[in-house]
Context: one part of a larger RNA
RNA sequence: GAUUGAACGCUGGCGGCAUGCCUUACACAUGCAAGUCGAACGGAUUCAAGGGGCUUGCUCCUUGGGUUAGUGGCGAACGGGUGAGUAAUGCAUCGGAACGUACCCAGUCGUGGGGGAUAACUACUCGAAAGAGUGGCUAAUACCGCAUACGUCCUGAGGGAGAAAGCGGGGGAUCUUUGGACUUCGCGCAAUUGGAGCGGCCGAUGUCGGAUUAGCUAGUUGGUGGGGUAAAAGCCUACCAAGGCGACGAUCCGUAGCUGGUCUGAGAGGAUGAUCAGCCACACUGGGACUGAGACACGGCCCAGACUCCUACGGGAGGCAGCAGUGGGGAAUUUUGGACAAUGGGGGAAACCCUGAUCCAGCCAUGCCGCGUGAGUGAAGAAGGCCUUCGGGUUGUAAAGCUCUUUCAGUCGGAAAGAAAUGGUUUCGGUGAAUAUCCGAAGCCGAUGACGGUACCGACAAAAGAAGCACCGGCUAACUACGUGCCAGCAGCCGCGGUAAUACGUAGGGUGCGAGCGUUAAUC
Numbered sequence: 001g002a003u004u005g006a007a008c009g010c011u012g013g014c015g016g017c018a019u020g021c022c023u024u025a026c027a028c029a030u031g032c033a034a035g036u037c038g039a040a041c042g043g044a045u046u047c048a049a050g051g052g053g054c055u056u057g058c059u060c061c062u063u064g065g066g067u068u069a070g071u072g073g074c075g076a077a078c079g080g081g082u083g084a085g086u087a088a089u090g091c092a093u094c095g096g097a098a099c100g101u102a103c104c105c106a107g108u109c110g111u112g113g114g115g116g117a118u119a120a121c122u123a124c125u126c127g128a129a130a131g132a133g134u135g136g137c138u139a140a141u142a143c144c145g146c147a148u149a150c151g152u153c154c155u156g157a158g159g160g161a162g163a164a165a166g167c168g169g170g171g172g173a174u175c176u177u178u179g180g181a182c183u184u185c186g187c188g189c190a191a192u193u194g195g196a197g198c199g200g201c202c203g204a205u206g207u208c209g210g211a212u213u214a215g216c217u218a219g220u221u222g223g224u225g226g227g228g229u230a231a232a233a234g235c236c237u238a239c240c241a242a243g244g245c246g247a248c249g250a251u252c253c254g255u256a257g258c259u260g261g262u263c264u265g266a267g268a269g270g271a272u273g274a275u276c277a278g279c280c281a282c283a284c285u286g287g288g289a290c291u292g293a294g295a296c297a298c299g300g301c302c303c304a305g306a307c308u309c310c311u312a313c314g315g316g317a318g319g320c321a322g323c324a325g326u327g328g329g330g331a332a333u334u335u336u337g338g339a340c341a342a343u344g345g346g347g348g349a350a351a352c353c354c355u356g357a358u359c360c361a362g363c364c365a366u367g368c369c370g371c372g373u374g375a376g377u378g379a380a381g382a383a384g385g386c387c388u389u390c391g392g393g394u395u396g397u398a399a400a401g402c403u404c405u406u407u408c409a410g411u412c413g414g415a416a417a418g419a420a421a422u423g424g425u426u427u428c429g430g431u432g433a434a435u436a437u438c439c440g441a442a443g444c445c446g447a448u449g450a451c452g453g454u455a456c457c458g459a460c461a462a463a464a465g466a467a468g469c470a471c472c473g474g475c476u477a478a479c480u481a482c483g484u485g486c487c488a489g490c491a492g493c494c495g496c497g498g499u500a501a502u503a504c505g506u507a508g509g510g511u512g513c514g515a516g517c518g519u520u521a522a523u524c
Stems, first nucleotide, its partner, number of pairs: 001524004006520005013371006020363001021329001026327003030324003035074003040071002043068011081282003090207007099199003104195005110189002112146001114144002121136006152161003166187006174181002208254003215245003220242008257279004261272004284305005307318004335361001337360003343357001344355004374404004384395004408465001410460005418451001423445008468513005473494003479508005489496002
């Protein structure tokens, strides 16, 4: 000199854009952060219309529209947080072969016929509660056989094994028990091939300090048989052999998430890893598996432990390193805000629902950037202050005065872009027997804004509301007076102060930066 997620002191007008627990991976009150689908299913409930019973205000049936606890499907493995652990099962770069993949895309092929349950519900029982049990009834895209098998898998090459589910919309003939069959479209379902993206695995090279850590290793190193995995492999196991690593630093100890990057520097390098992006690890502590395409699973389960809470003492409940917020720690770090309008995600055919992701708003000079605190004129060089050799000098065109302007702040008025998709309708094209339905394209129409009456624009008034901080001995830009008298004090280094201190304190003047300026800490 540059820099910072900074803090502290003094001061503080406005705006834009960013950033904001670096410390206790300490403990957490409260609310929210993952749901959705009735076009998978049977019920329950409510409203409307029609019909029946009929005690005239109750009940039953049918149709249609809502709501939905439960069964079922998909999602919950993403998104969000943190950096404890990890010095290599990580990360970065370059390669590799023995793998998996729900949703998505392209292709091939099928979707036939049956069965038994179970929740909800109901009756009862136990329990303080959390919850649990017994009997009975019922449905499905839940579950299980049978049939079939283009691909697929196994094989001793003969053969053998293995699948599915329906739901919704439309319709002219024909049939009909008037339910529909039939046909068509869309969404699904099963098997299989390929792709895309994603993920698992292996190798090489690089990746902090310590030798006052020199030897380490028994599933250890390799082989065979067996097991295991989606997959290679001591990954596991039995047997056999005795190997494997190490001064090119093994092992041990300490420290640490890694990278793109960031800061600094002419560079080489040094330091660092907040925000943003990629990867990894973790989710009260330790262990374990289940479900699933995917987890050994932050807001899932089980066990053990510590802690907190409820309890009828028998037993239960919990996990903010999600967003806010609280206590504590600390020099120190924000609102228990708004909205799904946009972008994206989950579910759904869609309407739509959910989304503390996200977009916004709030707080803080924490940082960067921009603007303002007025402009011109004005010498009697006013008054006052300070200094003085008492002549004057300086503050100083500074002020006052005169002439202007009105950014920003203030008041009033107008007022966006971010929003065109989805939707409706018309035409055309495709599917199709079809001018139906559905899909695609184009045209037209209409709806949707948290921010926000915000940005921006216009009008009004008046210089009106807006400057400080540090320093002035040398380094280092900037000097005098008074007070003090090795005292009080200053100080980054050298050093000042013991009666004329440009070094302490105050004042006048000056220098530097400026809504900031200094100090401290840290890095180069």

Small-subunit ribosomal RNA, 5' domain from Candidatus Dactylopiibacterium carminicum, 524 nucleotides, folded computationally.